The part of an RNA shown here (small-subunit ribosomal RNA, central domain) has 347 nucleotides and comes from an uncultured candidate division WS6 bacterium.
RNAcentral holds the full RNA, with entries from ENA.
Model confidence (mean pLDDT): 83 of 100.
Rfam family: Bacterial small subunit ribosomal RNA.
[in-house]
Context: one part of a larger RNA
């Protein structure tokens, strides 16, 4: 090969790009490799199917045809898959004209806040369920107007929006990436991918930075204790370079792809119709994104045109629990730790 299944029981790799490979629209010729079939020899005997027959029956055993898979071999058919031709637009994807975004980098700039210096000032403040520690006449809190720095970007804000996922949020700029939708255009380029390759929160390393917060540490309550939760201080970090790391409840715990299969009802953002003095409307139509839902489906829950429903094709993962995502081995890494992955006894 050819089981059964992966939302919550064991399983969809975190995320994207792509190689081989596997699978691919629609017509027209050729081909005749695959496929289906003729023919022709071979497939020992025995045996196993059938018929008949024979030891009184049976098992046994005799006769007898007859079918036999493959692999070879003359020939044929062409719906179907290859292959070659020759076209064609619906799949794909280019150009034009538009739009709508916190999609990603760069430079620059802004205005609140905290924190800090200086002046004013002149006895408390600050924090809590209540307190203490703490800060405060070496002049604290407050309240004023300056200077300085570093992160961050109130409101709008939304089941909103852009992006493959990680993640993304003040403003102008400047090149950039994507996505609907019309019309031209190219014509199967397409889908999914095993190795492979890019980016991937946190973290770690070297540097310089350092406002706030804030592991660990040190007071201070609180409590039998309190290595906590509360409040006080506070270093790594958090922010930038530059390289490492490759991991997570990287979750929608739901792989991407395509094809049809009720309707309703919000919301983004395009067309189109209609209607309008403008706004807001109406129908209809595309891409997104929500709630409830029929039919199906599902062990329930729940899902339901953003299917977990009904199929196709591809590629990953599961196969009683636990030993163990461990030893061992080799690979990659400063390291931590990672990716690969067993097994004996056990129940």
């Nucleotide at each position: 090969u050819u089981g059964u299944g992966u939302g919550u029981a064991u399983a969809c790799a975190g995320a994207g790009c792509g190689u081989a490979g596997a699978c691919g629209u629609u017509u027209u010729u050729g081909u005749a490799a695959g496929u289906c079939u003729u023919u022709a020899g071979u497939u020992a005997a025995a045996g196993a199917a059938c018929a008949c027959g024979u030891c009184u029956c049976a098992a046994c055993c005799g006769u007898g045809g007859a079918a036999g898979a493959g692999a070879u071999u003359c020939g044929g058919u062409u719906a179907u898959u290859g292959c070659a031709u020759a076209a064609a637009u619906u799949g794909a994807g280019a150009c034009a004209g538009g739009a709508a975004g916190a999609g990603g980098c760069g430079c620059a700039c802004a205005g609140a806040a905290u924190u800090u210096c200086a002046g004013u000032g002149g006895a408390g403040u600050g924090g809590u369920g209540a307190a203490g520690u703490g800060c405060g006449u070496u002049g604290a809190u407050a309240a004023u107007g300056g200077g300085a720095g570093g992160a961050a970007u109130a409101u709008c804000a939304g089941u909103g929006g852009a992006g493959a996922a990680g993640g993304c949020g003040g403003u102008u700029c400047g090149a950039u990436g994507u996505c609907a939708u019309u019309g031209u255009c190219u014509g199967a380029c397409g889908u999914u991918a095993a190795g492979g390759c890019u980016a991937g929160a946190a973290g770690a390393g070297u540097g310089g930075g350092u406002a706030g917060c804030a592991a660990a540490a040190c007071g201070g309550a609180u409590c039998a204790g309190a290595u906590a939760c509360c409040g006080g201080u506070g270093u790594a970090g958090u922010a930038c370079a530059c390289g490492c790391u490759g991991u997570u409840a990287a979750c929608u715990a739901u792989c991407g792809a395509u094809g049809a299969u009720a309707g309703g009802u919000g919301u983004u953002u395009g067309g189109u119709a209609u209607a309008u003095u403008g706004g807001a409307g109406u129908a209809g139509u595309g891409a997104g994104u929500g709630c409830a839902g029929c039919a199906g489906u599902u062990a329930a829950c729940a899902c339901g045109u953003u299917a977990a429903g009904c199929a196709u094709g591809c590629c990953a993962g599961a196969u009683g629990g636990g030993a163990a995502g461990u030893a061992c081995g080799g690979c990659a890494g400063c390291a931590a730790g990672g990716g690969u992955a067993a097994a004996a006894g056990u129940c």